[in-house]
The RNA shown here (Bacterial RNase P class A) has 363 nucleotides and comes from Candidatus Krumholzibacterium sp. The gene name in the source record is rnpB. Rfam family: Bacterial RNase P class A. Rfam describes the family as follows. Ribonuclease P (RNase P) is a ubiquitous endoribonuclease, found in archaea, bacteria and eukarya as well as chloroplasts and mitochondria. The family's RNA type in Rfam is ribozyme.
RNA sequence: AAAGCAGACGGGGCAGCCGCGGGUGCGCUUUGCGUGCCUGAGGAAAGUCCGGGCUCCGCAGGGCAGGGUGCUGGGUAACGCCCAGUGGGGGUGACCCCAAGGAAAGUGCCACAGAAAAUAUACCGCCUUCCCUCGGGAAGGUAAGGGUGAAAAGGCGAGGUAAGAGCUCACCAGUACCACCGGUGACGGUGGUAGCUAGGUAAACCCCACCCGGUGAAAGACCAAAUAGAAGAGGAGAAACGGCCCGUUUCGCCUGACUCUCGGGUAGGUCGAUCGAGGCCGGCGGUAACGCCGGUCCCAGAUAAAUGGCUGCCGCCUCCCCCCGGGGAGGCACAGAAUCCGGCUUACAAGUCUGCUUUACCU
Numbered sequence: 001a002a003a004g005c006a007g008a009c010g011g012g013g014c015a016g017c018c019g020c021g022g023g024u025g026c027g028c029u030u031u032g033c034g035u036g037c038c039u040g041a042g043g044a045a046a047g048u049c050c051g052g053g054c055u056c057c058g059c060a061g062g063g064c065a066g067g068g069u070g071c072u073g074g075g076u077a078a079c080g081c082c083c084a085g086u087g088g089g090g091g092u093g094a095c096c097c098c099a100a101g102g103a104a105a106g107u108g109c110c111a112c113a114g115a116a117a118a119u120a121u122a123c124c125g126c127c128u129u130c131c132c133u134c135g136g137g138a139a140g141g142u143a144a145g146g147g148u149g150a151a152a153a154g155g156c157g158a159g160g161u162a163a164g165a166g167c168u169c170a171c172c173a174g175u176a177c178c179a180c181c182g183g184u185g186a187c188g189g190u191g192g193u194a195g196c197u198a199g200g201u202a203a204a205c206c207c208c209a210c211c212c213g214g215u216g217a218a219a220g221a222c223c224a225a226a227u228a229g230a231a232g233a234g235g236a237g238a239a240a241c242g243g244c245c246c247g248u249u250u251c252g253c254c255u256g257a258c259u260c261u262c263g264g265g266u267a268g269g270u271c272g273a274u275c276g277a278g279g280c281c282g283g284c285g286g287u288a289a290c291g292c293c294g295g296u297c298c299c300a301g302a303u304a305a306a307u308g309g310c311u312g313c314c315g316c317c318u319c320c321c322c323c324c325g326g327g328g329a330g331g332c333a334c335a336g337a338a339u340c341c342g343g344c345u346u347a348c349a350a351g352u353c354u355g356c357u358u359u360a361c362c363u
Base pairs, nucleotide, nucleotide: 001359002358003357004356005355006354007353008352009351012314013313014312015311016310017309018308020040021039022038023037024036025035026034027033028032042334046345047344049343050342051341052340053339054216056214057213066212067211068210069209070208071085072084073083074082075081086100087098088097089096090095101207102206106205107204108201109200110199123146124145125142126141127140128139129138130137131136154172155171157169158168159167173197174196175194176193177192178191179190180189181188182187220271221270222269223268229262231261232260233259234258242254243253244252278297279296280295281294282293283292284291285290315332316331317330318329319328320327321326322325
C1' cells in the first nucleotide's frame, strides 16, 4: 500500500422566528386568559419471536395429553439469551459456522440407475462338475475384478483356495470394553483386549432427560352526571282522596306527591403510569459474561395521542461548469414511544475509531 477479519462509536451542527405535549412560577377584570422558566423518541421506539416483573382468573397431590429445549461449565429475576470451553466443519490466516442426546429399543423411508438400498444379493466376470450340434448350455461355488448409484456391507498387502472371501495374519481406520494419566466437566492422551465391522435419515414417527397453569394494560383498581330499584329515613300544620273497614262517625295505621340517603354503574374522570432487575463515575472480585461496595444523577408520560415547520450559515456525498481555485444543482438514511424490563431478529445514507491477519515492496 492493497485485500480482508473482529469489536466499538455517534446517527448532521449552530442561530433566529412560529407552533405543540407535560411540569411549574407570576399577573389579572380569578377558572381561563396572558406571560416566564424547565423538560420532551430510538439504536433499533420496528417484528411481537423468546424470557421475566406486574395484573386478574384458576389450582390438594400425582399422572396422561400438548408444547418447548437438547455438548460441558458458568452468568442471570429468567431465557431458546450471554460468557468461557469441548467436539465437528470451512478459511493460507485474522477468524467464522453448527438444532451438537439416542439409528446397537422399535417402526417407517432412501427418487433414478442398479443384481441388490439392509434378514443382503448376483447382471457381466472368475472357478468346479456335467452335457454338447464345439457356437454354447445346465447345476453349483464365489464376491477379488467390471458395471450402477449421493451412498454397495471396513482399507491395503501377504498367506490361503478350484476360484475366492476377516477365512487367517501384519499394518491402518472405526466400534465396544478395560486400565492409567490430565481436566470440575464436555473431552483429550497413552496402552491393552475382542475379527466385533454395525449404511444413511430423528427440523420422519418415536425413545430418553429437563422445563412449562391460563390471561395480557382493551390487565386490573377507584370516583361517579344519567337510567332501571317491591332498599332505608323523613313526609311538619290545615283540608281532602284511597285501603285496613261490610251502613255512619271518630281515632289509629298503611299508601301516595316530594326531599334526603343507599344501591347501581353509563357518559366522563382518577389511579395503574413511569424511580427502575435504572443511568453515569470510581474501587474490588472474576479469563469473561457478570457480581459486590461507595459516590452521584432524575432521564417523555401522551390517550386519538405532543416531540413539528420555515429561514440563514456551516459540514459531508454525488453531478455539472469555468478553470486549478471557486460557482451552481441535487441529496444527507432506517424509522418513530403508548404497561415496564432483559434478549434475539430484521432495517439503516454517509462516516469515525481501536485491535488483528495475509500478500507485495522499501528501510
About this RNA
RNAcentral holds the sequence, with entries from ENA. Of the family's consensus pairs, 94% are formed in the model.